RNA sequence: AGAGUUUGAUCCUGGCUCAGGAUGAACGCUGGCGGCGUGCUUAAUACAUGCAAGUCGAACGAGUGAAUUAGAUUGAUCCCCUCGGGGUGAUUUCUUUGGAUCGAGUGGCGAACGGGUGAGUAAUACAUAGGCAAUCUACCCCAAGGACUGGGAUAACGGUUAGAAAUGAUCGCUAAUACCGGAUAGGUAAUGAGAAGACAUCUUCACAUUAUUAAAGUUGGGUUUCCAACACCAUGGGAUGAGCUUAUGUUGUAUUAGCUUGUUGGUGAGGUAAAGGCCCACCAAGGCGAUGAUACAUAGCUGGUCUGAGAGGAUGAACAGCCACAUUGGGACUGAGACACGGCCCAGACUCCUACGGGAGGCAGCAGUAAGGAAUUUUCGGCAAUGGAGGAAACUCUGACCGAGCAACGCCGCGUGAGUGAUGAAGGUCUUCGGAUCGUAAAGCUCUGUUGUAAAGGAAGAAUGUUAUAAAUAGGAAAUGAUUUAUAAGUGACGGUACUUUACUAGAAAGUCACGGCUUACUACGUGCCAGCAGCCGCGGUAAUACGUAGGUGGCAAGCGUUAUCCGGAUUUAUUGGGCGUAAAGGGUGCGCAGGCGGUUUGUUAAGUUUGAGGUGAAAGCGUUGGGCUCAACCCAAUAUAGCCUCGAAUACUGGCAAACUAGAGUGCAGAAGAGGGUAAUGGAACUCCAUGUGUAGCGGUAAAAUGCGUAGAUAUUGCGCAGAACUCCGAUUGCGAAGGCAGCUUUCCAGCACGCCACUGACGCUCAUGCACGAAAGCGUGGGUAUCGAACAGGAUUAGAUACCCUGGUAGUCCACGCGGUAAACGAUGAUAACUAGUUAUUCGCCAAAAUUGAUUGGUGAGUGACCGAGCGAAAGCGUUAAGUUAUCCACCUGGGGAGUACGCCGGCAACGGUGAAACUCAAAGGAAUUGACGGGGGCCCGCACAAGCGGAGGAACAUGUGGUUUAAUUCGAUGAUACGCGAGGAACCUUACCCGGGCUCAAACGCAUAGUGCUAUCCCCUGAAAGGGGGAGUUCUUCGGACAUUAUGCGAGGUGCUGCAUGGUUGUCGUCAGCUCGUGCCGUGAGGUGUCGGCUUAAGUGCCAUAACGAGCGCAACCCCCAUCUUCAGUUGCCACCGGGUCAUGCCGGGCACUCUGGAGAGACUGCCGGCGCAAGCUGUGAGGAAGGCGGGGAUGACGUCAAAUCAGCACGGCCCUUACGUCCGGGGCGACACACGUGUUACAAUGGCGGGGCUACAGAGGGAAGCCAGGUGGCGACACCGAGCGGAUCCCGAAAACCCGUCUCAGUUCGGAUCGGAGUCUGCAACCCGACUCCGUGAAGCUGGAUUCGCUAGUAAUCGCGCAUCAGCCAUGGCGCGGUGAAUACGUUCCCGGGCCUUGCACUCACCGCCCGUCAAG
Repeated sequence: AGAGUUUGAUCCUGGCUCAGGAUGAACGCUGGCGGCGUGCUUAAUACAUGCAAGUCGAACGAGUGAAUUAGAUUGAUCCCCUCGGGGUGAUUUCUUUGGAUCGAGUGGCGAACGGGUGAGUAAUACAUAGGCAAUCUACCCCAAGGACUGGGAUAACGGUUAGAAAUGAUCGCUAAUACCGGAUAGGUAAUGAGAAGACAUCUUCACAUUAUUAAAGUUGGGUUUCCAACACCAUGGGAUGAGCUUAUGUUGUAUUAGCUUGUUGGUGAGGUAAAGGCCCACCAAGGCGAUGAUACAUAGCUGGUCUGAGAGGAUGAACAGCCACAUUGGGACUGAGACACGGCCCAGACUCCUACGGGAGGCAGCAGUAAGGAAUUUUCGGCAAUGGAGGAAACUCUGACCGAGCAACGCCGCGUGAGUGAUGAAGGUCUUCGGAUCGUAAAGCUCUGUUGUAAAGGAAGAAUGUUAUAAAUAGGAAAUGAUUUAUAAGUGACGGUACUUUACUAGAAAGUCACGGCUUACUACGUGCCAGCAGCCGCGGUAAUACGUAGGUGGCAAGCGUUAUCCGGAUUUAUUGGGCGUAAAGGGUGCGCAGGCGGUUUGUUAAGUUUGAGGUGAAAGCGUUGGGCUCAACCCAAUAUAGCCUCGAAUACUGGCAAACUAGAGUGCAGAAGAGGGUAAUGGAACUCCAUGUGUAGCGGUAAAAUGCGUAGAUAUUGCGCAGAACUCCGAUUGCGAAGGCAGCUUUCCAGCACGCCACUGACGCUCAUGCACGAAAGCGUGGGUAUCGAACAGGAUUAGAUACCCUGGUAGUCCACGCGGUAAACGAUGAUAACUAGUUAUUCGCCAAAAUUGAUUGGUGAGUGACCGAGCGAAAGCGUUAAGUUAUCCACCUGGGGAGUACGCCGGCAACGGUGAAACUCAAAGGAAUUGACGGGGGCCCGCACAAGCGGAGGAACAUGUGGUUUAAUUCGAUGAUACGCGAGGAACCUUACCCGGGCUCAAACGCAUAGUGCUAUCCCCUGAAAGGGGGAGUUCUUCGGACAUUAUGCGAGGUGCUGCAUGGUUGUCGUCAGCUCGUGCCGUGAGGUGUCGGCUUAAGUGCCAUAACGAGCGCAACCCCCAUCUUCAGUUGCCACCGGGUCAUGCCGGGCACUCUGGAGAGACUGCCGGCGCAAGCUGUGAGGAAGGCGGGGAUGACGUCAAAUCAGCACGGCCCUUACGUCCGGGGCGACACACGUGUUACAAUGGCGGGGCUACAGAGGGAAGCCAGGUGGCGACACCGAGCGGAUCCCGAAAACCCGUCUCAGUUCGGAUCGGAGUCUGCAACCCGACUCCGUGAAGCUGGAUUCGCUAGUAAUCGCGCAUCAGCCAUGGCGCGGUGAAUACGUUCCCGGGCCUUGCACUCACCGCCCGUCAAG
């Protein structure tokens, strides 16, 4: 820092999406350790249980009465002993001293802190900065004082008593630091008069009078005088805490616009610690609001946190400050402080107890439970530390707190090993089978020991306080005591934890997501629009780097991914930093209040502005610099700032005030232009109508008609008349108006503008939300008017229909007056004003100047209206002094498409409707400009048997053949508009053959390699069988011993006309033998692209010439190649025969010859070369010349870039998939030949331009073919053919052309036309003609008498017509295909139309490209 996605491609606009960071998170997979943090975001839902606020006996009374003091008593044990006793004294009982301890009560202090939660609250809150001269403050500190004297009760307790309980009732006794009276002090209040000060109400000081108002002791020491400590009372001050108040800031909705009656203010009184409508009485009628009141919705606020370059945006967990709340609502009491989380009272809901009478409770304290939820922990330890309450203190209490536990929830740190190690192991995966990769990775070898395990040692956090001893200081008579210092004792929940040391083993420790693009990372298999993926675009329909799995790779790592949410990217709400002619967006237009902005000069002020200093800005956090935990996270210390407030300073600019100016604006004067507006008159033409004359059969209308009008006299025409509406020509690229809009002429009233003069005013200006006014057409109301035209409606046509377009009628309306309505593509799709910025040209209205041609002129200047173009702008097209350029001010409006200018609400309206104006849901686009193509029942130019002009056919019949369909065991498969259908097939009886039925084979029908065996095999025979096959027999190689050959067995390779022509190669069809298709460099364009290749002329042609920001080039065109037409030359047999000779009935038959024909080579020739005309040229043209041929001489081969996923896997080849005793292969038979039907292509006909018969031993070709062949000739047969048989592998022999011509007959008929079909008899091929061949003969003799709509071919040796040959082939279903020659026409005015094509241009919402796209209705889901 950007990227993907609209298009065939491009630029732009514009939305959607992604990459980043973050979290009190949750979910999936996985999980070694430690440190520091964090952990109900939902139900302010309900809560079992335990704990979370007590303490003081040094305030008090009554109890209890431990240690202990002193006596008396009992007398175990032991000792002494003179045995009598003595001593010792465990132990028992009693009295006494003593007062620890304990729980309740009176009393004091605390319980208003600490802890929780965020329901309420949009301001009685919070933040920042102030004020209180309008206030209070327990405990604490300082100062200076006091503490005198009396009194009466009451709980506890005891008795009686009610109740289930909670809880009481009553009688009696008692104490205090409890309560009360008096004194004194000081304070407070009022009044009086005085002094000082101030900020409006006022404040302070001193005096006097009146009123009111204090106290409490306990302990210790010494002792009766007191001292000390704590407590107590009053006063002043401080500190702390609290209360009130002011300013500024603090979410959304105007589809919430008006709110308010204690409301706003005053006076007085009350109340409070205190100001105040805080409350009350009276008086006034105010107060708030577009700078958003009121209402509704949402929300605790802040320091901060997350993000961001910043400005901002989002957020308010944890920590800290403030507020609010404590089951819901209300209330006060006590107190320094509460209207009180673990207090009271009342009411409500809920839960619990109950003896049914009545009672008890409040986890939003810590744990914990239930519920809710995607989701959030232990009913832990300790007061050791820090802090708090009470106490003189010891100490007690403390779920505050300190710790531990649970959770990868977050941040930070560490580890899961390091070095070496190639046979690149095994194994996996892929493979072109060679290898590649996992991979130095592993193993192996050498090390280390962080963590871990075991053992040993072992902290800091502990300092105080207290007690003891000693000392010092002040005070005191002294002592106790107080303060300070030193020493000693003793205090740890965590925890035997952190940490340290030693030993041990690489041992115990890696996952997760992704891999089509964005976005780092690719292959195989499976699947087959299925299963699935997906953040966006999008993947998947049989070769998926996108699904699933595997291997590999990439990212991060004790985590990784997903989901949710926020910021970013998004300059996509734009202050920084956007737009509005066509993409979303200028209000239809003007006037104009508020608001915003505002000309020149001077002075003053100092509000904005700039600057200095001070205060504040809590701490924590962030940033910077240091420091402490091994580092880091974490912790500690120091340091910085926006804002606000106060006091100064400066004065350029803005603002305020004052004074002045004239360039903006306005006024005045003069002449001028105009379809500017209103009013009242008036004019002619035309249409219709009324009456009339003339006149007669039609008129009218249309593409054509009909409805309609007309013999009751229309239309047409003549003159007269009525009525309404609109104003021909002039007229324009014109003028006027704010816009809508305005047009005969005249009158009158009103308004605006431009120019000229430069007299006056002196900034009076610009813009303008709300508002007010105007506002086309249609429409609405009332009343007129109504000629024309004419929604609706009626009829006639058109049409599949025609609620339309066309025609005939026709109501509202169109017109007027007065009202309403308020919208248009109300458009220049362009808001208003001002200034500046090159030109050319036209025109309208003014003004100035010039002119010797006195005027339709020229020049200048101001205002308007147009055209072209520059700079600049713009996405482009374009705009361009009338800006869409460069600036300034103000207003309106926009923020993806659809839903939708819809719904609801409100406002307006008589209504119609208008204004304002959403959301749910849905899509990944919608859109602008331009580009390439394709397309158009758009335009221009041109071509083609494309039409037209002709000739002959097809479509009707019969048959042949192909196809569809149907049938079948099978009727194998493919080809299907043109571009399939006598096509693959140039030849299906078996074979072919791929199909069906049946019978067989499984290394297989063929071949290769390896190993092993055998010596066979070939050949022949027998049995079985439909054959294939199966079974049996005969037969027994060569050798240089290496083997060769053959065969058998096994294995590996086979085989497949099975699938995919949408995986392919090759080949082919078609557009089309159409004239096109491109490239290099340059130039133009932001770019796709364009130019070149366009234009003019020309051509069969992008053929050529000219012109030209293009210059050249390539693939195509043409030419080069082949055949035909003419000539020359060379050669001369099998061809030819002019000359010479020979011969025959006759014939190049023979000698001879190569002249000619011909054959085969090589050349020439034609190029618009010459002439006339036209033309710049290219070129065109001519009954021109010459020439065999003349303007491409005729024909062939030759097919550009590409299109149709065109055809073919069955010709061949080939990737992938599939079958392997079968989807392979062999054999017999059948089928491919079926047959209600439909279509294509052909053949033969329907006849006289014909049929039949005869004739020249019936005339005249070309090109081909021939050995399992062509077959002369002869014989036989009616014939197909058979038998005999010469020649020829062929310019030598053979394969005999027909139509034509001549003669005769038939005479228009289903025939002497036509030959289908059928019967009979044959021939030939072949193993075999039943299914299923061809041919011959005899007989039979069907349909058919020229073919509907429609449609095909052909422009000259062509069409038409006639026969001949060849390939395939045993034969042939060939009427097909490919060739060959014979005879031999007609017509083309022309390019309007049909079809196809080429070039230019235009439109386009098409680009799968008009067989496109797309709208509505209906149906199904």